The RNA shown here (transfer RNA) has 72 nucleotides and comes from a Clostridia bacterium.
RNA sequence: CGGGGUGUAGCGAAUCGGUAUCGCGCUUGUUUCGGGUGCAAGAGGCAGUGGGUUCAAUUCCCGCCACCCCGA
Numbered sequence: 001c002g003g004g005g006u007g008u009a010g011c012g013a014a015u016c017g018g019u020a021u022c023g024c025g026c027u028u029g030u031u032u033c034g035g036g037u038g039c040a041a042g043a044g045g046c047a048g049u050g051g052g053u054u055c056a057a058u059u060c061c062c063g064c065c066a067c068c069c070c071g072a
Base pairs, nucleotide, nucleotide: 001071002070003069004068005067006066007065010024011023012022013021018055026042027041028040029039030038048064049063050062051061052060
């Protein structure tokens, strides 16, 4: 320098055009002498970033940034 991949709640991963879901974790209640387990309820992200297309985008297109891989 060229090509490709990934970037979604604290962590891991779904969703791949229609007001974002699951597991673990976290909070509260209950259970216990206490902890753990079990049960019930709940908080937390506008989707790396900036644009574009669309009635509508995490999802399509473009630039940039970060990380990973391949080639020179």
Overview
It was read from a public genome assembly. Its mean pLDDT, the model's own confidence on a scale to 100, is 82. NCBI's taxonomy places the organism under Bacteria, Bacillati, Bacillota, Clostridia. Its Rfam family is "tRNA". It is annotated as a transfer RNA. Rfam's curators write: Transfer RNA (tRNA) molecules are approximately 80 nucleotides in length.